[in-house]
RNA sequence: GGCCCGUUCGUCUAGGGGUUAGGACGCAUCCCUUUCACGGAUGAAACACGGGUUCGAUUCCCGUACGGGCUGCCA
Numbered sequence: 001g002g003c004c005c006g007u008u009c010g011u012c013u014a015g016g017g018g019u020u021a022g023g024a025c026g027c028a029u030c031c032c033u034u035u036c037a038c039g040g041a042u043g044a045a046a047c048a049c050g051g052g053u054u055c056g057a058u059u060c061c062c063g064u065a066c067g068g069g070c071u072g073c074c075a
Stems, first nucleotide, its partner, number of pairs: 001071007010025004018055001027043005048064005
């Protein structure tokens, strides 16, 4: 350099054209408890970036960035 794969809340992960983007842990508040822990309720929190296709893109296509895998050339 070439080819392939991946990138979603703080972390792990589900989903894959029209969703309020779901779950677990963590976090915040409240309840419970004499207190703590456990447990319960509620809440905040995410689709890497740019372009294209489309009525509509987080989802499909191209490129870029980052990460991973396979494999070359020169010396």
Notes
This is a predicted structure of a 75-nucleotide RNA (transfer RNA) from a Saprospiraceae bacterium. Model confidence (mean pLDDT): 83 of 100. The source organism's lineage runs through Bacteria, Pseudomonadati, Bacteroidota, Saprospirales and Saprospiraceae. It matches the Rfam family "tRNA". It is annotated as a transfer RNA. Its family is annotated with triplet codon-amino acid adaptor activity in the Gene Ontology. It was read from a public genome assembly.